[in-house]
Context: one part of a larger RNA
Formats: sequence, C1' cells, structure tokens
RNA sequence: CUGAAUGGCGUGCGCAGGCGGUUCGGAAAGAAAGAUGUGAAAUCCCAGAGCUUAACUUUGGAACUGCAUUUUAACUACCGAGCUAGAGUGUGUCAGAGGGAGGUGGAGAUUCCGCGAUGUAUGGUGAUGCGUAGAUAUGCGGAGGAACACCGAUGGCGAAGGCAGCCUCCUGGGAUAACACUGACGCUCAUGCACGAAAGCGUGGGGAGCAAACAGGAUUAGAUACCCUGGUAGUCCACGCCCUAAACGAUGUCAACUAGCUGUUGGGGCCUUCGAGCCUUGGUACAGCUAACGCGUGAGAUUGACCGCCUGGGAAAUGCAGUCGCAAGAUUAAAACUC
Repeated sequence: CUGAAUGGCGUGCGCAGGCGGUUCGGAAAGAAAGAUGUGAAAUCCCAGAGCUUAACUUUGGAACUGCAUUUUAACUACCGAGCUAGAGUGUGUCAGAGGGAGGUGGAGAUUCCGCGAUGUAUGGUGAUGCGUAGAUAUGCGGAGGAACACCGAUGGCGAAGGCAGCCUCCUGGGAUAACACUGACGCUCAUGCACGAAAGCGUGGGGAGCAAACAGGAUUAGAUACCCUGGUAGUCCACGCCCUAAACGAUGUCAACUAGCUGUUGGGGCCUUCGAGCCUUGGUACAGCUAACGCGUGAGAUUGACCGCCUGGGAAAUGCAGUCGCAAGAUUAAAACUC
C1' cells in the first nucleotide's frame, strides 16, 4: 500500500506454518517476579592514596546483566473433564440470467436459392461495386447460421472470470423461521491444486451477419489511416492448449466495535406477535480519518489475526538463467550506465 508519485497476488480451495471462544482441575515447558548459594584474581566503572603531574602502582566499593536450587497469583503452551455465544448438521419455507446436458420457438431481422408481376435503376457525399444473363423494391415458398427485441431495472445469481428466448433432467451455493443436535470441529495461508474475459494455437466440423489481414475507390501535399465497396482468418460447435486484461470497488481475507435519515419499506428476498427483526443492493450524512478529493456500520473510522506487496526516476512489462508452452509467449527477475 484508493489515485497522483513506488505499491492488494485475477479468484477460490487448502497441507505445513502463524493465530485462536469459555469453565474447572492437574503438571510446571515458556516468559516474569522474589529469596538463597555461586559467579577466582586481574581488567572496565566510581571514590580515595603513592611516585613533583600523567601514564603507572595501590586500597575500598560497585559491577560481573550468568548458572543452580527454591517459592509463586495471573498469562501462553501441554494433559484431563466440561460448556455453547464461534463454526457446522438436521427440519420447514423461499428467491435467483449460478453451473452442466438435451430438446425446442419465430412476432420479427440479415444473407442465399426458386417462382410471379413490373422494366431501370440500385448503393453510396461521390466513385469503385451491383444490375437488361432482369437488379432494387414487392408477393409466395424454401435453406442456413448466429443472436435472443419488449420485460430489463445504480434489478437478480456467482469466489472471480462471468451468466438472459422457452421447456425438461442432473447439480452447486445462499437467505429466513422455530426448535433440536455436534461441541471450538475455527481464521488466515508460503509451496501446491483448481477455475480464469477477449485475442491466439492444434485437430475435426460449421460459416448467415460482422470483420483483423488483404484488394479497390475516395480524401489528402502525402494517407501504408479515419470514409466507402468488397473480403480471408476469426467470431460459432466439440475436444485439447494458452493463463494474460484498466482481470477495477484501481480498495486482500476473516472477526469485533462505533450517531443518524431516506414519504407506505429507496430497490430485492424471508419472516411477522403487524410494533418490529434478519440478509442483500443504493442515496445522503455526524464523529473520526485523509495533503486534498473524498471515505463514512458494505469504512479509507477504532482495533485484532494471517497472507501478499513497496523502498528515488530511467535503463526495465528488459537481458541472462530456470520453469511452463506446439508456438505466440507467460512467469520468476537483475546489472553496467545515467539523472
């Protein structure tokens, strides 16, 4: 350790480690206090004395922060026995785009194909383009892929990434109400493991629209762009990789504690003894904090536990080396030099 001007790992699970609710008893490991013994002399320190002074010599004291034994209220650790306020389990009810698989829909939309009538435009600022081999517009029929208008909302769910037509199956988590049960089973977490948008990669499908690259037309002094006409990877599916983002609340997780207000309850969920209560998501604000902006019971206030990270700017999101990867590259991560 919000940003500026260095900084919270993208997210979770979790071994070791660190820390850990409450009562009683035991033993006495830690730490602490007291007492006793010891801690040679010299040295160091303090106060004196002796060489004219000093160095030096010498007397006394203090000190030697150590060790051993013993006593001890409370604390931590250990052993034993309990408790229920933390944590969890059971029962009822409930909300939800939470996840996976399968099926299915067309009020419509784009594109393509076939047919009908019409007969020259259409597209775009213009030009390229498309069109008498019949376009555009319009009517009917068909194919195919992708995405799901309205509802829709500082609404909901999820650890994060993220999740939206409808139906079925499987499945995770959460809230609340009243009881019952277990009895500290907890918190955090280096290494590790799992998940992780988009783009990208491999194999096989699919390919309507859109569209890197690319081609053409414009614009321009030029135009490797913005604009237009086309258009391939890709976007979609299955399986396997990649492991990065302004992965953001730019705010690690957990716990405790600290004024309020918000028309009928700001919105959502549960419950209700109809007073209220709990969870969640917003607005505003006192104290306090902050350099300020602002934050403000979902803290950036006041505290505790544990982890991660920072130590002037640049060189450097680098080099070398290790690990991982098919590759692209990712991760760990310097120095010379310079200001």
Description:
This is a predicted structure of a 339-nucleotide part of an RNA (small-subunit ribosomal RNA, central domain) from uncultured Bordetella sp. Its Rfam family is "Bacterial small subunit ribosomal RNA". Rfam links the family to the GO terms ribosome and structural constituent of ribosome. The source organism's lineage runs through Bacteria, Pseudomonadati, Pseudomonadota, Burkholderiales and Bordetella.